Predicted 3D model of a 1406-nucleotide RNA (small-subunit ribosomal RNA) from an uncultured bacterium.
RNAcentral holds the sequence, with entries from Greengenes.
It matches the Rfam family "Bacterial small subunit ribosomal RNA". Rfam links the family to the GO terms ribosome and structural constituent of ribosome.
RNA sequence: AGAGUUUGAUCCUGGCUCAGGACGAACGUUGGCGGCGUGCUUAACACAUGCAAGUCGAGCGGGGCUUAGUGAAAAGUUUACUUUUUAUUGAGUCUAGCGGCUUAGCGGCGGACGGGUGAGUAACGCGUGAGCAACCUGCCCUGUACAGGGGGAUAGCCACUGGAAACGGUGAUUAAUACCCCAUAAACCCACAAGACCGCAUGGUCAAAUGGGCAAAGUUCCAACGGUACAGGAUGGGCUCGCGUCUGAUUAGCUAGUUGGUGAGGUAACGGCUCACCAAGGCGACGAUCAGUAGCCGACCUGAGAGGGUGAACGGCCACACUGGAACUGAGACACGGUCCAGACUCCUACGGGAGGCAGCAGUGGGGAAUAUUGCACAAUGGGCGCAAGCCUGAUGCAGCAACGCCGCGUGAGUGAUGAAGGCCUUCGGGUCGUAAAACUCUGUCCUAAGGGAAGAAGAGUGACGGUACCUUAGGAGGAAGCCCCGGCUAACUACGUGCCAGCAGCCGCGGUAAUACGUAGGGGGCAAGCGUUAUCCGGAAUCACUGGGCGUAAAGGGUGCGUAGGCGGGAAUACAAGCCUUUGGUGAAAGGCUACGGCUUAACCGUAGUAAGCCUUAGGAACUGUAAGACUUGAGUGCAGGAGAGGGCAAUGGAAUUCCUAGUGUAGCGGUGAAAUGCGUAGAUAUUAGGAGGAACACCAGUGGCGAAGGCGACUUACUGGACUGUAACUGACGCUGAGGCACGAAAGCGUGGGGAGCAAACAGGAUUAGAUACCCUGGUAGUCCACGCUGUAAACGAUGAAUACUAGGUGUCGGGGGUUUCCGCCCUCAGUGCCGACGUAAACACAAUAAGCACUCCGCCUGGGGAGUACGGUCGCAAGACUGAAACUCAAAGGAAUUGACGGGGACCCGCACAAGCAGCGGAGCAUGUGGUUUAAUUCGAAGCAACGCGAAGAACCUUACCAAGGUUUGACAUCCCCUUGACAGAUGCAGAGAUGUGUCCUCUCCUUCGGGAGCAAGGGAGACAGGUGGUGCAUGGUUGUCGUCAGCUCGUGUCGUGAGAUGUUGGGUUAAGUCCCGCAACGAGCGCAACCCUUAUCCUUAGUUGUCAGCAGGUUAAGCUGGACCCUCUAAGGAGACUGCCGGUGAUAAACCGGAGGAAGGUGGGGAUGACGUCAAAUCAUCAUGCCCCUUAUAUCUUGGGCUACACACGUGCUACAAUGGUCGGUACAAAGGGGAGCGAAGGAGUGAUCUGGAGCAAAUCCCAAUAAACCGAUCCCAGUUCGGAUUGUAGGCUGAAACUCGCCUACAUGAAGUUGGAGUUGCUAGUAAUCGCGAAUCAGAACGUCGCGGUGAAUGCGUUCCCGGGUCUUGUACACACCGCCCGUCACACCAUGGAAGCCGG
Repeated sequence: AGAGUUUGAUCCUGGCUCAGGACGAACGUUGGCGGCGUGCUUAACACAUGCAAGUCGAGCGGGGCUUAGUGAAAAGUUUACUUUUUAUUGAGUCUAGCGGCUUAGCGGCGGACGGGUGAGUAACGCGUGAGCAACCUGCCCUGUACAGGGGGAUAGCCACUGGAAACGGUGAUUAAUACCCCAUAAACCCACAAGACCGCAUGGUCAAAUGGGCAAAGUUCCAACGGUACAGGAUGGGCUCGCGUCUGAUUAGCUAGUUGGUGAGGUAACGGCUCACCAAGGCGACGAUCAGUAGCCGACCUGAGAGGGUGAACGGCCACACUGGAACUGAGACACGGUCCAGACUCCUACGGGAGGCAGCAGUGGGGAAUAUUGCACAAUGGGCGCAAGCCUGAUGCAGCAACGCCGCGUGAGUGAUGAAGGCCUUCGGGUCGUAAAACUCUGUCCUAAGGGAAGAAGAGUGACGGUACCUUAGGAGGAAGCCCCGGCUAACUACGUGCCAGCAGCCGCGGUAAUACGUAGGGGGCAAGCGUUAUCCGGAAUCACUGGGCGUAAAGGGUGCGUAGGCGGGAAUACAAGCCUUUGGUGAAAGGCUACGGCUUAACCGUAGUAAGCCUUAGGAACUGUAAGACUUGAGUGCAGGAGAGGGCAAUGGAAUUCCUAGUGUAGCGGUGAAAUGCGUAGAUAUUAGGAGGAACACCAGUGGCGAAGGCGACUUACUGGACUGUAACUGACGCUGAGGCACGAAAGCGUGGGGAGCAAACAGGAUUAGAUACCCUGGUAGUCCACGCUGUAAACGAUGAAUACUAGGUGUCGGGGGUUUCCGCCCUCAGUGCCGACGUAAACACAAUAAGCACUCCGCCUGGGGAGUACGGUCGCAAGACUGAAACUCAAAGGAAUUGACGGGGACCCGCACAAGCAGCGGAGCAUGUGGUUUAAUUCGAAGCAACGCGAAGAACCUUACCAAGGUUUGACAUCCCCUUGACAGAUGCAGAGAUGUGUCCUCUCCUUCGGGAGCAAGGGAGACAGGUGGUGCAUGGUUGUCGUCAGCUCGUGUCGUGAGAUGUUGGGUUAAGUCCCGCAACGAGCGCAACCCUUAUCCUUAGUUGUCAGCAGGUUAAGCUGGACCCUCUAAGGAGACUGCCGGUGAUAAACCGGAGGAAGGUGGGGAUGACGUCAAAUCAUCAUGCCCCUUAUAUCUUGGGCUACACACGUGCUACAAUGGUCGGUACAAAGGGGAGCGAAGGAGUGAUCUGGAGCAAAUCCCAAUAAACCGAUCCCAGUUCGGAUUGUAGGCUGAAACUCGCCUACAUGAAGUUGGAGUUGCUAGUAAUCGCGAAUCAGAACGUCGCGGUGAAUGCGUUCCCGGGUCUUGUACACACCGCCCGUCACACCAUGGAAGCCGG
């Protein structure tokens, strides 16, 4: 000293939370010792029991008990006492007197201290500082003086007597240091008073003279202690005053002894303290009164400080003593352990009456989260009494209990690596606990035992603590470590379990199958006899801001002015000294804090010394503020001279327009809307002409122009009236600024009374719209809008910006003045307003910027997280509506401001795409094929799901495939590696059982080396375990691969620059392109991934090559044929080249990029096609291609086999094929391809069959042979518009082919059968040229099985105006409360549950 938390990210505002310290604490858990402290914060609740205030016989009378002291001798024994005898002092039958002990009573002093508590008290209660000329003071000290004489009682005691008791009553008798009287006496008191002195007012002091009054007590051992009066001191108190001392204004007025006076009373003393009379005062926004809360302070905690909080222990003061009241005694009380009265409660009682007061120390019950022993001692310190000895002392000193706090110590130290065992983790290698342990060598603090043993005690004696502290010796590592935490804040990480469960959490937040956040373990971190949690306080919080904050948009400027109190106030001089500065003295108790030194072994603790603000006081100073008096003119105001203006109020006038009325013309509509309808109109509307009525508002001018304090003000004219401005400098001389309360003004709507009412128009009515439409639109229409007079008093009353003053770059408009210059136009200067841009500066940014949100000063108002809420209650105002003032409970961790990047918009601009449009052919209707859903099933294996799943994985399910189902088998396994044993095989052939797997037989049967013992290899069988195996789960744990936006033109980086920052710039702009393609410009300059090009193919030509290809010329030759010799000219083949680049010309454009047109060319502007897919998005798809983490199965979720299923079928959808026919079908004839494939293959000719096909086997591993026949087209014939000579489904029969095997479940052929279907609803798909459409051919897979898929060629169109609209995309811009990003966010009601609160039938209790 800060940190976390609002956002996708940022800056700011702002709240919440945390880290620190503290505690009279409590709770959880753990617990070795000692020292010093502390310990009912709650019920000022109630208290059993014991103790806490007595003492004095040297004040007094009595009662009771008792007989002793000293010397000598003897005896006894516990050698220091006892007993006996004797001597002596005193007494010794009774009375008096007398020794010792004791003490109920009288008397004295003390019970007013000490101890407890904090209920009350907001007060002179407390603190601080003064004052008393208005006071008292026992015991103590000093001084002066004195103590002579007398008297009457009374308790006790005795007698009688009442009562249960407590407690009394009557009579007799008695003493005193008890009481009373007389005397003496002043410097005392009272009265009067000459004079002198002094003071802050009243006043005070001294005082001659005179008169009057008031005292006393004794005791005694003769040492002494007491008594009385006065004066002084000391101590303690009483009273008064200045200042300070909590919250609420939703408490604004309070007060009759109240305020004052006179007089009297009362008190120690002043005083309405009390009383009589008189006066009407006194207090209060500087907060009276009322309400709530509270003992105050020294101090304690915290804080850098200023502050904030607290008032336990220790110390000072106050108050209280069961509750309330009262006085008595006394020096002192209105009295904690005194009295009286009343009350509540408890106890006793013989019912008539009595007793009591722990907030003293212990202790009990109760309350509570919670707080101790019915201890020891008066040894010390202190107190009371006493001459003293002494007695009393729950004050106090100590001990006990409690980790309640602070402080100190210990639980061991050294050596010790095979880094033991064990735990945990692991990539299985190891790592870690860890020198930690064990082991060895030591030590003895605490501990245990034994011995010694204090100080604390001032002359002697006396020690509760205490056999304590401390010391010595011995023993033995032996008896002594826990608690919290480990996601971030915040130091410290892994495994397992759990699976939005259980739980955690101070805030943010963790947990939904890989949790460093839950629980446990290992490890680690922190503190340590404690550690955590909870409550509370301060801090951090500058988050109430004096130090030290704000108010344009985050919370916050009053709607505006005038003005009271208050606050603040121009320049020059004089005086004073209140504030201010310096100095002196007093006080500031002690303790505490701080500093230094010292004492307990150290520390805590304790001791000694020093040290503060404040208040009072003293002496100076005079700059500033203030005060006083006088003067000044610049602030302010007045005068004079001017011009501007929708400033205000009153009255009158005007024209245009709407509507209505009357009359004319005129006829079928008008009106209204997106489209309509309601409405008006043949009873004559609308339209048009003329006349009239009435109300309201004032076009153009008109302008970020003017005026006004704001609200606001707009036709014209008269009169009335306010303010501002300019010029001048005659007058006043600071007269000023702001302004709590107060007063006034204050849009619209609304209210009251009375008018007025044309238009407009809430409410209302009707018509539309709509799912609905209490709306938007339309037709009507009442309050109201207008006027007068009242009320209301609010608005986004906004510049969301209070008023005033001074200062601080410029530029450019405009309104009203003035001045200078100028022929004019104009230019320059200046004052007051009103706009824009902009520098410094400010600001979170946006922005503001002389009209400040800059820099300063003065005054006022207002703010302190969001919601609840501008709500409730109370008050004030109002006729009402309502306005003003204005909370809390509860709840959330945010709410918010500005800006950024995206995304989105039924926002804008530009552009592109078979996106639309223009066309062609389809799909959607039929039948069939195929896929999917659904259903069914033992199973119908699994996946794919909008585009981007659905002829998809699957380039081909009869078995196999196959993952599914049923049944039957196997268990180290169908497959891999390792080990042991046995055998010599295994394979093959073959028999039996079985559905088969499999089981069981027969035959046949290894290699190499050798020391012949065996060994090695290989193979099979058997065995044990490691392991195999899994198309089991998770594509939301993953790799890889793929789809999609999209072949869209985008996506980024480095450096620089701008911005506090997120970010921006570059990449935007002007053109252009298919393109972020290129050019130009530009705080950017460059670069990368994409685009393009490079690659393949196709279109033209050339060169080379010339077989298996070709055949022009030459020759041969056939029925025919490149068939042959030959040739390679052409075609073709396949290698290499050429060619196209906006290269050339013209135009447009900016002289650019580029575009348009043209030439040439086979091809022209990326020639056509393909491959090629940026950063990323979709938790997109795939764990069933493969790989793989984790989880799961292991005689099964593995594996083998047979059979079945994946082919089911009321239905729905997708994709295709064939059609519905004449541009056609059928029959006949007759042409023209390309690209492929072929050895378990393609299979020719020939032959058989109606045909599928069979036979046959030539040729060919292919430019050679074969598949292979092309089809549409073309020529001819026929059909004649029909369910047909269309269409071919379905079905029957007979065949063919493949294959162990065509039943479930293949394909083909022939004959027969001949279904639906006559061009297809809403909707929807593809395609821009060799394309669509149409026609056939081939291939992969494959034993067989394409209408699918992938290729090939043949024939070969139509249309494109264009970009308004639909869809998708790109760029720029704008708004946003979205960021999971519009499939977003979000408001209200209802339903259900829960929490808090109110009401409530009923019920219960009093």